[in-house]
This is a predicted structure of a 97-nucleotide RNA (Glycine riboswitch aptamer) from Staphylococcus sp. 8AQ. RNAcentral holds the sequence, with entries from ENA. Its mean pLDDT, the model's own confidence on a scale to 100, is 82. NCBI's taxonomy places the organism under Bacteria, Bacillati, Bacilli, Staphylococcaceae, Staphylococcus.
């Protein structure tokens, strides 16, 4: 010095599902918070596993093993906030050349 990969920052885009019911408190039109009850959503995070690989005498057993799949623990169900992911720009990293 090229700058993969990984991580982060900024900007833009970004789905789904009850402004549920009851009680209490605050506020005093709407509304907010807490607790409980039922109904739902999946794209923060998290759980689980296939093919396969390894160990083993072994088809058994054990370990590793992906996701936007799965479970819904968490989170969410007007707006706001959040939001996987994508694009653009930048920062760090340093594989390879």
């Nucleotide at each position: 010095u090229u700058g993969a990969u990984c991580a982060g920052u900024a900007u833009u885009a970004g789905a789904g599902a009850g402004a549920a019911u009851a009680a209490a408190a605050g506020a005093u039109a709407g509304c907010u918070u807490u607790u409980a009850u039922c109904g739902c959503c999946g794209a923060a995070g998290g759980u689980g596993c296939a093919a396969g690989u390894a160990g083993c005498a072994a088809u058994a057993c054990u370990a590793c093993g992906a996701a936007a799949c799965u479970c819904u623990c968490a989170g969410g169900c007007a707006a706001a906030a959040g939001g996987a992911u994508a694009a653009u720009a930048c920062u760090g990293u340093u594989a390879c050349g």